[in-house]
RNA sequence: AUGGUAGUUCAGUGGUUAGAAUACCUGCCUGAAAAGUAGGAGACCUGGGUUCAAGUCCCACUCAU
Numbered sequence: 001a002u003g004g005u006a007g008u009u010c011a012g013u014g015g016u017u018a019g020a021a022u023a024c025c026u027g028c029c030u031g032a033a034a035a036g037u038a039g040g041a042g043a044c045c046u047g048g049g050u051u052c053a054a055g056u057c058c059c060a061c062u063c064a065u
Base pairs, nucleotide, nucleotide: 001065002064003063004062007022008021009020010019015052024040025039026038027037028036046060047059048058049057
């Protein structure tokens, strides 16, 4: 100086219920499995501040490069 968002890889103009891929779970399909298909669960490092409203802006802490 840059970055930390789902198990993993990544999006996300201060304003709707924070999304995608992949992985995981369940149903369908199959003699069984894989593939396919329908659905489900799952996240903003931590603590403060500003604001009607913060993943986003500011400060501190901590970790990585």